[in-house]
Molecule: Bacterial RNase P class A
Organism: Nereida sp. MMG025
């Protein structure tokens, strides 16, 4: 200087006018409780004006995880369906996240990605091609013998030939020619030994040893899961039909009481199954289907949170303790806008220079808008800055 990888930070600034929202403060119109010496004097509530000071993001998008918090299911324990995730450790409220490691794989490297448990529990699927696609099998070829000299017969899978993939690889020995048939070294088995919390890794001896490949096929092993969501839920106020039908096994014992009635059993139901508990009913039921009808108004939930910044200890690190500070939107048809003026990033011409600096001139900035909130993943982004590492050149 030129390319690459990995990370973090902003993502246009001031200034004036004018405009919208929350929320403080002070003053005023009106309603209003309370005391009162009846002169006031002390709260609310709506409106209005001054002032002061806030007010959309890293992704607010996707709705793909996991939660917090609400309601609902009768609740443990067990088991079924159904769905998630799938090497080892650690972190976190929790994850299918995010750290560090392994073991595959790409890259000269920094780094990156991984849908990474089991294929000897079972099923299943490998098209065409090719001799054969799972313990297969000979098209060409090669050897050997016979004979009509290019046919047959044994034998052969090293060689070539199809394929995505042909039942180990190089070498060499031995054969009629071959072929783990021998042997050497690699590769695989499973066993010791070491190291390491573990995955897993180095070695050593044996063993000629291989019925391949796909679980992002069903499957099977671990492990995790209740359902619904702030349009969740509660309260004011208001209106309707205290709506209609239809199903609902037992319609039975007993005990108290003058009666209405209240107690307990048998039975029923609240569940995908069982046990156990619990709670409803016992015929005017509990429960279950269906059909119609009122409410579309208020107010809470609504913003202090597994919060954010700095420093410290401890950790490789994700993080976590412990100390200070900080106060940062809460709308509801849905506020945070507009104009106008200097500035300036990148780009682009022009001068100027050995290259720059440096001076003039055009230009004018992306993806994109909170709605119960938070932790994380994906995907979008025009520009600018700042660290670290790896290559490759060239100077000194």
């Nucleotide at each position: 200087g030129c390319g690459g990888a990995g990370g973090g930070u902003c993502g246009g600034a001031u200034g004036a006018u004018c405009g919208c929202u929350g929320c403080g403060u002070u003053g005023u119109c009106a309603c209003u409780g309370c005391c009162u010496u009846c002169g006031g004097g002390u709260g609310g509530u709506c409106g209005c004006a001054a002032c002061g000071g806030a007010g959309a993001g890293g992704a607010a998008a996707g709705u793909c995880c996991g939660g917090a918090c609400u309601c609902c299911a009768u609740g443990a324990a067990g088991g079924a369906a159904u769905g998630g995730u799938g090497c080892c450790g650690g972190g976190u409220a929790a994850c299918g996240c995010c750290c560090g490691g392994c073991u595959g794989g790409a890259g000269c490297a920094a780094u990156c990605c991984a849908a990474g448990g089991g294929a000897c529990a079972g099923c299943g699927c490998c098209a065409c091609a090719g001799a054969a696609a799972a313990c297969a099998g000979a098209c060409c070829g090669c050897u050997u013998u016979g004979c009509a000299c290019g046919c047959a017969a044994a034998g052969u899978a090293a060689g070539g030939g199809u394929g995505a993939a042909a039942c180990g690889g190089u070498g060499g020995g031995g054969u009629a020619a071959g072929a783990g048939c021998c042997c050497a070294c690699c590769g695989c088995g499973g066993c010791c030994u070491u190291g390491g919390c573990a995955a897993c890794a180095a070695g050593g001896a044996c063993g000629g040893c291989a019925c391949g490949g796909c679980a992002a096929g069903c499957c099977c092993c671990a492990c995790c899961a209740g359902g619904a969501g702030c349009a969740a839920u509660g309260c004011c106020a208001a209106a309707u039909a205290g709506g209609a039908a239809c199903c609902g096994c037992g319609c039975g014992g007993g005990g108290c009481g003058u009666a209405u009635g209240c107690c307990c059993c048998a039975g029923g139901g609240c569940c995908c199954c069982u046990u156990c508990a619990g709670c409803c009913c016992g015929a005017g039921c509990a429960g279950g289907u269906u059909c119609g009808g009122g409410u579309u108004g208020g107010c809470a939930g609504c913003u202090a949170g597994a919060g954010c910044g700095c420093g410290u200890u401890g950790g490789c690190a994700a993080c976590a303790g412990c100390g200070c500070g900080c106060g940062u939107a809460g709308a509801u048809g849905a506020a945070u806008g507009a104009u106008c003026a200097u500035c300036c990033a990148a780009g682009c011409c022009c001068g100027g220079u050995g290259a720059a600096a440096c001076g003039g001139g055009c230009g004018g900035g992306a993806c994109a808008g909170a709605a119960u909130c938070c932790g994380g993943c994906u995907u979008a982004c025009a520009g600018a800055c700042c660290c670290u590492c790896c290559g490759c050149g060239c100077a000194u």